[in-house]
Context: one part of a larger RNA
RNA sequence: UGACGACGCCCGCACAAGCGGUGGAGCAUGUGGUUUAAUUCGAAGCAACGCGCAGAACCUUACCAGCCCUUGACAUGGGCAGGACCGGUCCAGAGAUGGACUUUUCCCGCAAGGGACCUGCCGCACAGGUGCUGCAUGGCUGUCGUCAGCUCGUGUCGUGAGAUGUUGGGUUAAGUCCCGCAACGAGCGCAACCCUCGCCUUUAGUUGCCAGCAAGUUUGGGUGGGCACUCUAGAGGAACUGCCGGUGACAAGCUGGAGGAAGGUGGGGAUGACGUCAAGUCCUCAUGGCCCUUAUGGGCUGGGCUACACACGUGCUACAAUGGCGGUGACAGUGGGAAGCCAGGUCGCGAGGCCGAGCCGAUCCUGAAAAGCCGUCUCAGUUCAGAUCGCAUUCUGCAACUCUGAUGCGUGAAGGUGGAAUCGCUAGUAAUCGCGCAUCAGCAUGGCGCGGUGAAUACGUUCCCGGGCCUUGUAC
Numbered sequence: 001u002g003a004c005g006a007c008g009c010c011c012g013c014a015c016a017a018g019c020g021g022u023g024g025a026g027c028a029u030g031u032g033g034u035u036u037a038a039u040u041c042g043a044a045g046c047a048a049c050g051c052g053c054a055g056a057a058c059c060u061u062a063c064c065a066g067c068c069c070u071u072g073a074c075a076u077g078g079g080c081a082g083g084a085c086c087g088g089u090c091c092a093g094a095g096a097u098g099g100a101c102u103u104u105u106c107c108c109g110c111a112a113g114g115g116a117c118c119u120g121c122c123g124c125a126c127a128g129g130u131g132c133u134g135c136a137u138g139g140c141u142g143u144c145g146u147c148a149g150c151u152c153g154u155g156u157c158g159u160g161a162g163a164u165g166u167u168g169g170g171u172u173a174a175g176u177c178c179c180g181c182a183a184c185g186a187g188c189g190c191a192a193c194c195c196u197c198g199c200c201u202u203u204a205g206u207u208g209c210c211a212g213c214a215a216g217u218u219u220g221g222g223u224g225g226g227c228a229c230u231c232u233a234g235a236g237g238a239a240c241u242g243c244c245g246g247u248g249a250c251a252a253g254c255u256g257g258a259g260g261a262a263g264g265u266g267g268g269g270a271u272g273a274c275g276u277c278a279a280g281u282c283c284u285c286a287u288g289g290c291c292c293u294u295a296u297g298g299g300c301u302g303g304g305c306u307a308c309a310c311a312c313g314u315g316c317u318a319c320a321a322u323g324g325c326g327g328u329g330a331c332a333g334u335g336g337g338a339a340g341c342c343a344g345g346u347c348g349c350g351a352g353g354c355c356g357a358g359c360c361g362a363u364c365c366u367g368a369a370a371a372g373c374c375g376u377c378u379c380a381g382u383u384c385a386g387a388u389c390g391c392a393u394u395c396u397g398c399a400a401c402u403c404u405g406a407u408g409c410g411u412g413a414a415g416g417u418g419g420a421a422u423c424g425c426u427a428g429u430a431a432u433c434g435c436g437c438a439u440c441a442g443c444a445u446g447g448c449g450c451g452g453u454g455a456a457u458a459c460g461u462u463c464c465c466g467g468g469c470c471u472u473g474u475a476c
Stems, first nucleotide, its partner, number of pairs: 002476001003474004008469005014461002018425005025317008033308002041052002063303007072126001076125002078122006087102006105116004128292002131290003137286002139281003142277001144275001149188006155164003168179003194269004199237007208227003213224002240263001243257005319418001323377006335366003340359002344355004384415001389410006431453007
């Protein structure tokens, strides 16, 4: 000087106050373990475990078994032979592959010849490796933590390590600002500048909108017309403790009020200082070293990653009456759409099939649900719950046996609100309801977004956890 312990001060959904969960059940998913020919590999307290995986039937795929290849699936270079390449047919085979047949080169040039491209053969340099080392590395990322800190120059003090500044009195979300002070300044962080939501003005007016006007009518802004309004998307304005009162040290600020769409950082996002964890990643990529080279490389078929006495994490659905079922029935927003989104018609109980308009889209398509209203059920393992299993269908796809999703009929398990323990959340939040998108042929209870309905509570900082600052102890 730190680290740790202790005192003091301060903060954070840290506790408390509340609301809803997890831990019990079934299922989904990840992990451990076990099993297996293989169940590929990585991730490991917080910060691994719906994580890499924004999609494992084949492919993916790295694993296993079997069958094959050896200059190789891919790159550059040499020699020789051939003519395209591509495509098509047949045979053997699980396929890879092997064999047979067929079609056809281009450019310069009169020609000889040369060149380009491709195929085959030869041999060599080499290719190739998701093989090892993240404790050799780059890059990227997590975490403390969006915590308020981390430092430097000069000066001063100290033999020196070092200190000072950065401590102190106030204040702030903040090393934020004010005052004081052997310090005076400065840098990286904080804040602001950026994006978005909330108010207004203005520009523009189609595919959006319809106040006034008009003719109709299929009653739909559908049409003429218009751009006022909504909206769209560009440019501006607006908030600064600016104004008033109180308080404070005449300060910084705090507190109440006015005006205002918004008030003291207006809400949200992006933004992550010096560093810590030899944190994570050699399986994104790059890369040193080591290792393999008829194999640790390459191709294919099939299997596996989907196993199952068990244990844990994360979720979904429930256990019902604030509910289930039947009928009726409004109101969104983000987005997406051509090998696509699909109106409408029709067939089917349905998943879906067939016909088929529009739309490369502010134009066309893509059903919101919960809520509300009416009826029924009356506390039961039930008209709750839906696992499991059987049968019959359907979609995608060469192909759903291992091993996809959906539908109908039947079946109707556990489950009566969950021990110790534990998690999230402070407002348009929690809770609850549906919708969209990426990946994707198909497959979502996961992920990322969107809107609808819409709470309760916060006395307070004693305690638990994490963090900041000062002081103090230390044999680290």
Model confidence (mean pLDDT): 83 of 100. Predicted 3D model of a 476-nucleotide part of an RNA (small-subunit ribosomal RNA, 3' major domain) from a metagenome. The RNAcentral record of the full RNA draws on SILVA.